A computed fold for a 267-nucleotide RNA from a Solirubrobacteraceae bacterium, annotated as Bacterial large signal recognition particle RNA. It is recorded under the gene name ffs. Its mean pLDDT, the model's own confidence on a scale to 100, is 76. Rfam family: Bacterial large signal recognition particle RNA. Rfam's curators write: The signal recognition particle (SRP) is a universally conserved ribonucleoprotein involved in the co-translational targeting of proteins to membranes. Rfam links the family to the GO terms signal recognition particle, plasma membrane targeting and SRP-dependent cotranslational protein targeting to membrane, signal sequence recognition. By type it is a non-coding RNA gene. NCBI's taxonomy places the organism under Bacteria, Bacillati, Actinomycetota, Thermoleophilia, Solirubrobacteraceae.
RNA sequence: CCGUGCUAGGCGGGGAGGUAGCGGUGCCCUGCACCCGCAAUCCGCUCUAGCGGGGCCGAAGUCCCCUUUGAGGGGCUGCGGUCUCGGUCGCUCCGCGAUUCGGGGCGUCGAUGGUUCGGGUCCCGCGCGGUGUCGGCUCGCGAACCAGGUCAGGUCCGGAAGGAAGCAGCCUUAAGCGAUCACCGUCAGGCGCAGCGGGCGCUCCCGAACCGGAGCCGCGGGUGGCGACAGGCGCCGGGUGUCGCGGUUUCGAGGAGGGGUGCACGG
Numbered sequence: 001c002c003g004u005g006c007u008a009g010g011c012g013g014g015g016a017g018g019u020a021g022c023g024g025u026g027c028c029c030u031g032c033a034c035c036c037g038c039a040a041u042c043c044g045c046u047c048u049a050g051c052g053g054g055g056c057c058g059a060a061g062u063c064c065c066c067u068u069u070g071a072g073g074g075g076c077u078g079c080g081g082u083c084u085c086g087g088u089c090g091c092u093c094c095g096c097g098a099u100u101c102g103g104g105g106c107g108u109c110g111a112u113g114g115u116u117c118g119g120g121u122c123c124c125g126c127g128c129g130g131u132g133u134c135g136g137c138u139c140g141c142g143a144a145c146c147a148g149g150u151c152a153g154g155u156c157c158g159g160a161a162g163g164a165a166g167c168a169g170c171c172u173u174a175a176g177c178g179a180u181c182a183c184c185g186u187c188a189g190g191c192g193c194a195g196c197g198g199g200c201g202c203u204c205c206c207g208a209a210c211c212g213g214a215g216c217c218g219c220g221g222g223u224g225g226c227g228a229c230a231g232g233c234g235c236c237g238g239g240u241g242u243c244g245c246g247g248u249u250u251c252g253a254g255g256a257g258g259g260g261u262g263c264a265c266g267g
Stems, first nucleotide, its partner, number of pairs: 001267006009057003012030004020046005034054005063260007072251011083239006090233003094227003098223005104217003113211008122199005127193003131188002134185003138179004147172004155164003
């Protein structure tokens, strides 16, 4: 150095979580690296730690060690955004006053105001109208017998003449049923009224007379006050979820480089 046969070892790894701890199933990240059974109200172990069964490779890489790079995950934390809760009164919004500026209307042909009178408003009653319920009137239907009229047939009385009661049918009606325009009446009230009467009252409005003698009314803008208040904006504080950008720390697959490394036999 080569051949043969074995052994160690390998046939994925990692993060969080769970656990006294270690693995696994499950979730996540890498990535290609055998199969079957068990397993999250867990499964199997006990200090380098899955258990049980089977298969392949096998001292060279795919084994071990060191260095480096580094996907990704976790913890802490800073800033910013979003979400949510609470508070605050600042603004917005609404109402009522004040003041000022501007531009209008009315007014000595008499403003605001006051007194008196009248009317209205308000309340009540009556009257009228209208509406509605019901009743009446009108029309129609309507009684086997216990309504009427007429009563065929038949029945009864009579020697006969002639009478009597009376079913069906027909007609008219009662109770009752139905129909509507109009008319009459009862009742009702969240109807209407230029009607009549009464009451309250000068709260408000209008008018007239008188007093009195110069203001009154509203619109727009500015400033500021008082109050009311659902929401929105602003400010402060808390909390959580989440997103983005960092800082720090921790674990860390994969990649790259380097190094190390059995046994037996034979040639």